[in-house]
């Protein structure tokens, strides 16, 4: 310093999180030491028990109790008297008890922090100054003694004394009144001094030194009071005060003052927030932070308030009093029921609360307080110690050196390696620390004593003695041994560190984003690793990052955010020049900003936390003295901002009367006859009672065609025939006047579309609601045929709008280019300048982009307004307008990580352009209907083995299930196993041959002495044994490889270069052309890969070479016939090579590229056919059952091995074929013509037998040689004559042949004889552009045979048809809109339904603090007073005031609860629809 998270990605907006710091913390684990701080944040709850305030005998009367001493009894212990003496309990009387200690309850206030001010003010103890102590009296405690009581405690009775009271006297500076002089200052007023008057003083003790009393003025301290400034939230709190403001006057305090009272006056305070309400002690600090600032006030230091709640006084210098008093009220507790008694928010401690906070220690040795002359007492103040890892700071757990990289663990590609790891053993080294034992401080210097100097015996100074809780503690030093000493968290990004196991959207994890449905580096283990360490995470706060409230430092066109517009008072903000002033600013200077903390040096604890000491700072406030450029005010003066005058010009600017034409309705009248009208298509509606159409008169209401636009006018809504009359305004020209008169604008006014509201008109048209017809599953819509309010006028409310330029007003400045409107000037309809307005486009610059661009979204400046994630919400309550509809203001809980703008690629569209494809169309034959093959489903079944499932499965895997195949099920068996390698053990055989049991598999038995040898063995073999097996068992969503599908569609990308902030673009897009992204041509691109295309093969013509097993024109020989044979190398054919085709040529179009052409030549013409060849990817497409492989899983079984079953069932559905329905046809006869394949466990001539399938017997042939092998439609001839048949051939019956161990489940095939359904096939759908469909037959694979009608070659006969691209399907390019990117099978709304949460209202019901009324009033002070005491002072009772509380009755306010109600979030997989997104299917 930044990160992480909205996307497919991309920039930007903007919220959410995280790294970091902190803390009076808690909580899990875990802990060796020390130092230094620190420790009830919650119940200002309630407390037992100790102790926290005493103290003086040098005030006093005394003397319980304690020592001593003395006396008296006694031998002594002892006991008794005795204030005599130290001292000293109660008691009287001085000081103290108002400090010190403790808490935040209250408090929003002069309470506190700063600065001031008291001419309004007081202060005990101290300190200085001047004076001064004289003399009288009566009591009371106490202590004797009587009584009440249960105690507290109290009542009497005699005595008593004082630094206790009281009274007299002296002094006058104090006080009070009055006069006079002089002086002073900021008003009132102070001071000084003179006279005169008034009212007040005192106490003593003594160790004889000294302490004390009075009184006055000063000081110092300390306190009172009053006043500027400053720090909290709510305006959903807007008005508030009655002693209230303010006068006079008395009263009261220390003292000013409505502090109280009387009387007068009607003030005060308030948007620069009064008042109310809720929260909070305030600062110095303290933690963040670059800084401004946020946050916060624990512990220390300052100030305040408060002491069980509340009210009051007393004493006192001080208090309205923490351990003080008195009443009230609670609440505890003691009683003998009459009555008392207390108050930890002092130290400890106890319960309770609560996530949480310590010992009922020690000592007054230091520091500090009271008290005392002083010894000293007292101090839970303070100084120590205990607890507690609570925080900060130190220091240890050892160092060096050691590779066979040891064992063991963990990982793996595993006979090895790798890590853990120099880590350990091992060697040598050191002892900090814990142990032990020895030593052992500083912290203490005063007072006092006791000496000694100065001088004045009271102070100063020296000396010397005394005195330590903490503590035998720190610290120091010796011993011995590495000996006593490591955890915590986290390893998917952020964020530094990864690997196995397990587990399987389960258990769990998570700060955000996420992870987990069998390969988890994210759960839980385990090993290694990183962090930080005696500490490590986790919670919870605060500040950081957050410029995410922006003073420094943000934004409002579209992310959230310009008010709907103008005027305007208040406040802000202002043109020029000169002058004065000095308030704002700036300077120097004086004061004060306590210390503490922070910072910087220095110094003390071995260091450092800590602590001392100086220093800077304390960014403030307040005084003064200056400075005058800004600003501000005061004068003066100017003319450019702003008005105003005069001339002109504009316009749909407003407001009011008047007129007009066209339409459209209606109403009468005519003409005229059957529809009209309205849709997509119809109805509903009107019409024979004459409608529509048309013509002609009349009424009526609105709303004004053309002009007319990219105009105009208005502040904004808005505003359109034509005239008139008022009214407003803008702009031009002129430069005469004023003479800063300006700009903004919260509160406020005024305006203000529609729609609605009220009252009263008016009503044509058009039209919400509403009625009815369609549409539809439904249509409370769209559409259509009616219609009511309403639109219109007056007059009055309402205050909304996408009131938009989604851009406030105002003012200046900043490149151009072109329209336009309205003036004005140059003699001026051209052209030019010039003002004001309107628009377009394009520059800098700005913007996230898109876009803005002199009409700024630019570059400044002033004002006003609004914004701060989304949702909930403009919603509730609340208040204020309003008839009312509403509208203005406007929250919050609770939820999510996100929502959002603006741009890219892409998909997509019931968008748009251009293209192509048997895609349509235009043909031709099929499927869908029959039968029956065959595949799937679906059922059954022990089993019906398994995949494959829209196009891209279903004559698919399987090019061939009767056992076998087989993977299925039933049943019998084998467990190292059906095969193959190694070791090791016993054994010699195995093979073969035979026997029993069996259904085989398989068991058990009989026969049967391997072979070489160096006699140690080895070799082969079956037997066991032990490794290593087997698996058609899961996972094609771990995978390789293969293959389907888009698609033989044109496409798909790179380099570099440009363009953009970036995705990303350009190229590759446009203009042509092609089957092609295929050339051309234009071009910020140039180029270049894979496709495409051509190189491959077949075929279609020739040519050359070669001629056997193929050929035979020519010569010969030969047969019934045959290239049959000699022999030929022409053809034909075979198979290598070659040629041939290129728009190459001509025409004509076109710049090319390329078309056109019944051109010409060719065998073949514009890719000649055809095939082989499948870019980058897409569908987690298929396949673990071809194969291979990861990893799970099974091992007397999920393996294997036989016997039998099944895969062949069958109510059915669906593909996919066969065969047919027939006359272009069956059936009979006869006659032609192929190609391309295959054969030895085979093709098989050809002979015989059989109607036949075939069978015996067999020549040739490992083949251009021989065999399968008669090709069949074809074409002759006959026969059948529209019919369930001479079609048409399922089905079932009999007899067979053939394979093969075996045809029963279950095989083909042949005779016979049977003879279904079917007459051409609904919606719908397929396939095909030529040697193509259609039709014929041939042949192979695989095969022991075959369910083959299938596949897969192969020839033979051989068509119709394409006008054209509008629609369907599919694809390609552009180019649009998108809220979609799982990509439209997408996204997504909203009601009901369930469950969870918070929240509004709402009869009531419950509690809170506050204020007013009234009644009633304790203590208490003031205050009024005859009876009672007292000589008097005065009491005492009584009696009024006022008040704390109490008590009544009503009202507001705020809370909690509640039948019932509302809406409102959240919740994988309910319902109903289909509202937005694309023309979203009615923009």
């Nucleotide at each position: 310093a930044g990160a992480g998270u909205u996307u497919g990605a991309u920039c930007c907006u903007g919220g959410c999180u995280c790294a970091g710091g902190a803390u009076g913390a808690a909580c899990g684990c875990u802990a060796g030491c020390g130092g230094c701080a620190g420790g009830c944040u919650u119940a200002a709850c309630a407390c037992a028990u100790g102790c926290a305030a005493g103290u003086c005998g040098a005030g006093g009367g005394g003397c319980a109790g304690c020592g001593a001493g003395a006396g008296u009894a006694g031998c002594a212990a002892u006991a008794c008297u005795u204030g005599u003496c130290g001292g000293c309990g109660a008691c009287c009387g001085g000081c103290g008890c108002a400090c010190g200690g403790g808490u935040g309850a209250g408090u929003a206030a002069c309470a506190c922090g700063u600065a001031u001010g008291c001419a309004a003010c007081c202060u005990g103890c101290c300190c200085g100054u001047a004076a001064u102590c004289g003399g009288a009296g009566g009591a009371u405690a106490g202590c004797c003694u009587g009584g009440a009581g249960a105690a507290a405690u109290u009542c009497g009775g005699a005595u008593u004394a004082a630094u206790a009271c009281u009274c007299c006297a002296u002094u006058a500076a104090a006080u009070u009144u009055a006069a006079g002089a002089g002086g002073g200052g900021c008003a009132u007023c102070c001071c000084u001094u003179u006279u005169a008057u008034c009212u007040u003083a005192a106490a003593g003790c003594u160790g004889a030194g000294g302490c004390g009393a009075u009184u006055a003025c000063g000081g110092a301290u300390g306190g009172g009071c009053a006043u500027g400034c400053g720090g909290g939230a709510c305006a959903u709190u807007a008005g508030u005060u009655a002693g209230u403001u303010g006068g006079u006057g008395c009263g009261g305090u220390a003292a000013c003052g409505g502090c109280g009272c009387a009387c007068c006056a009607a003030g005060g305070c308030g948007a620069u927030g009064a008042u109310g309400u809720c929260u909070a002690c305030g600062g110095g600090g303290u933690c963040u932070a670059a800084a401004a600032g946020g946050a916060u006030g624990g512990u220390c230091c300052c100030g305040c308030a408060c002491a069980c709640c509340g009210g009051u006084a007393c004493u006192g210098a001080g208090a309205c009093a923490c351990g003080g008093a008195c009443c009230g009220g609670a609440c505890u507790c003691c009683u003998a029921c009459g009555g008392g008694a207390g108050g930890c928010a002092g130290c400890a401690g106890u319960g309770a609360g609560g996530a949480a906070u310590a010992u009922u220690g020690g000592u007054c040795a230091a520091u500090g307080g009271g008290c005392g002359c002083a010894a000293g007492c007292c101090u839970g103040a303070a100084c120590c110690a205990g607890c507690c890892a609570u925080g900060c700071c130190g220091c240890g757990u050892g160092a060096a050196g050691g590779a066979u990289g040891a064992a063991g663990g963990c990982c793996c590609u595993a006979c090895g390696g790798g890590u853990u790891g120099u880590a350990a053993a091992c060697u040598u080294c050191u002892u900090u620390u814990a142990u032990a034992c020895g030593g052992g401080a500083a912290g203490a210097a005063a007072a006092a004593c006791g000496c000694u100097u100065a001088c004045g015996u009271g102070u100063a100074a020296g000396c010397g003695c005394u005195u330590g809780a903490c503590g035998g503690u720190a610290c120091c030093g010796u011993a011995g041994g590495a000996a006593u000493a490591a955890g915590c968290a986290u390893c998917g990004g952020c964020u530094a560190a990864c690997u196995c196991c397990g587990u399987g959207c389960c258990a769990g994890c998570a700060g955000c984003c996420g992870c987990g449905g069998u390969a988890a580096u994210a759960c839980g283990g385990a090993g290694g690793a990183u962090g930080c360490a005696a500490g490590c995470g986790u919670u919870a706060u605060c500040c950081g990052g957050a410029u995410u409230u922006a003073u420094u430092a943000g934004g409002u066109u579209u992310a959230a955010a310009g008010g709907g517009u103008c005027c305007g008072c208040a406040g802000g903000c202002g043109g020029a020049u000169u002058u004065g002033u000095a308030a704002g600013u700036c300077a120097g200077a004086g004061g004060u900003g306590a210390a503490a903390u922070g910072c910087c040096g220095c110094a003390g604890c071995u260091u450092a936390a800590c602590u001392g000491c100086g220093g800077a700072a304390c960014u403030g406030c307040c005084u003064u003295u200056g400075a005058u450029a800004c600003u501000g005010u005061g004068a003066a003066u100017c003319u450019u901002g702003a008005g105003u005058g005069c001339g002109g010009u504009u316009g749909a600017a407003g407001c009011a009367g008047g007129c007009g034409g066209a339409a459209u309705g209606u109403g009468c009248a005519g003409u005229g006859u059957a529809g009209c009208g309205g849709u997509g298509a119809a109805a509903u509606g009107c019409u024979u009672a004459g409608a529509u159409a048309u013509u002609g008169c009349a009424c009526a209401g609105a709303a004004c065609a053309c002009c007319g636009a990219u105009u105009g006018c208005g502040a904004a809504g808005g505003c359109a025939g034509c005239u008139u009359g008022c009214u407003a305004a803008a702009c031009c020209g002129u430069u005469a006047c004023u003479g800063a008169c300006g700009c903004u604008c919260a509160u406020g006014g005024a305006c203000g579309a529609a729609a609605g509201c009220g009252c009263g008109g008016g009503g044509a048209g058009c039209g919400a609601a509403c009625a009815g017809g369609a549409u539809u599953a439904g249509a409370u819509a769209c559409c259509c045929u009616g219609g009511u309010a309403g639109u219109c006028c007056g007059c009055g409310c309402c205050g909304u709008a996408a009131a938009c330029g989604a851009u406030g007003a105002u003012u200046a400045c900043u490149c151009g280019u072109u329209g336009u409107g309205u003036g004005c000037g140059a003699u001026a309809u051209a052209c030019c300048g010039u003002a004001c307005g309107u628009g377009a486009c394009u520059g800098a610059g700005c913007g996230a982009a898109a876009g803005c661009a002199u009409u700024a979204a630019g570059u400044a400046a002033u004002c006003c307004a609004c914004c701060u994630g989304g949702g909930g919400a403009g919603u509730a309550c609340g208040u204020c307008g309003g008839c009312a509809a509403c509208g203005a203001u406007g929250a919050a809980a609770c939820u999510c990580a996100a929502a959002g703008g603006a741009a890219u690629u892409g998909a997509c569209g019931g968008g748009g352009g251009c293209c192509c494809g048997c895609a349509c169309a235009a043909g031709c034959g099929g499927a869908g209907g029959a039968a029956c093959a065959u595949g799937u489903g679906g059922u059954u079944u022990a089993a019906u083995u398994c995949g494959a499932u829209g196009a891209u499965a279903c004559g698919c895997g399987a090019g061939g299930a009767a056992c076998c195949u087989u993977a299925c099920c039933c049943g019998g068996g084998c467990u190292u196993a059906a095969a193959u390698g190694c070791a090791g053990a016993a054994u010699g055989a195995c093979c073969g041959u035979u026997c029993c049991c069996g259904a085989a598999a398989g068991g058990g038995g009989a026969u049967u002495u391997c072979u070489c040898u160096u006699c140690g063995g080895a070799g082969c073999a079956a037997u066991u044994u032990g490794c290593a097996a087997g698996g058609u068992g899961c996972u094609g969503c771990a995978u390789g490889g293969c293959u389907g599908u888009c698609g033989u569609c044109a496409g798909c990308u790179c380099g570099u270069g440009c363009c953009g902030u970036g995705a990303g673009g350009u190229g590759u897009c446009g203009g042509g052309u092609u089957a092609a992204g295929u050339c051309c041509c234009a071009u910020a691109a140039c180029g270049a890969g894979c496709g495409c295309a051509a190189c491959c093969c077949c075929u279609a013509u020739c040519g050359u070479u070669a001629g056997u097993u193929g050929c035979c024109a020519u010569c010969g020989g030969g047969u019934a016939a045959u290239g049959c044979c000699g022999g030929g190398a022409a053809c034909u054919c075979u198979a290598a090579c070659g040629a041939g085709a290129c728009u190459g040529c001509c025409a004509c179009c076109g710049u090319a590229a390329g078309g056109u052409g019944u051109g010409a030549g060719g065998a073949a013409g514009g890719c000649g056919g055809g095939g082989a060849u499948g870019a980058c990817g897409u569908c987690a497409a298929g396949u673990c059952a071809g194969c291979a492989c990861g990893g799970c899983c099974c091992u007397u079984u999920u393996g294997u091995c036989c016997g039998g079953g099944g895969c062949u069932a069958c109510a059915c559905a669906c593909g996919u074929g066969u065969u047919a329905c027939a006359a272009u046809g069956g059936c009979a006869a006869g006659u032609a013509c192929a190609a391309a394949g295959a054969g030895c466990a085979g093709c098989a001539a050809g002979g015989c037998g059989g109607c036949g399938a075939c069978g015996c017997c067999g020549a040739g042939c490992c083949a251009a040689u021989c065999u399968c092998g008669u090709a069949a439609a074809a074409c002759u001839u006959g026969u059948c004559u529209u019919a369930g048949u001479u079609c048409g051939g399922a089905u079932c019956g009999a007899a067979g042949u053939c394979u093969g161990c075996a045809a029963c489940u279950c095989g083909a095939c042949u005779u016979c004889g049977u003879g279904a359904a079917g007459u051409u096939g609904g919606a719908u759908u397929c396939g095909c552009u030529a040697g193509u469909a259609a039709u014929c037959g041939u042949a192979u694979a695989u095969c022991a045979g075959c369910a083959a009608c299938g596949a897969u070659a192969c020839g033979g006969u051989g068509a119709a048809u394409a006008c054209g691209u509008u629609c369907c399907c599919g694809g390609g390019c552009c180019u649009u809109g998108u809220a979609c990117a799982c990509a439209c099978c997408g996204c997504c709304c909203g009601u009901c339904a369930a469950g969870c949460c918070a929240u509004g209202g709402a009869a009531g019901c419950c509690g809170g603090g506050g204020g007013g009324a009234c009644c009633u009033g304790a203590a208490g002070u003031c205050u009024g007073u005859a009876a009672c005491c007292g000589c008097a002072a005065g009491g005492a009772g009584c009696g009024g005031c006022c008040u704390a509380g109490g008590g009544u009755a009503a009202a507001a306010c705020c809370g909690g609860u509640a039948a019932c109600u509302g809406g409102g979030g959240c919740u994988a997989a309910g319902u109903c629809g289909a509202a937005a997104c694309a023309a979203g299917g009615u923009a």
A computed fold for a 1483-nucleotide RNA from a metagenome, annotated as small-subunit ribosomal RNA. The prediction has a mean pLDDT of 84. It matches the Rfam family "Bacterial small subunit ribosomal RNA".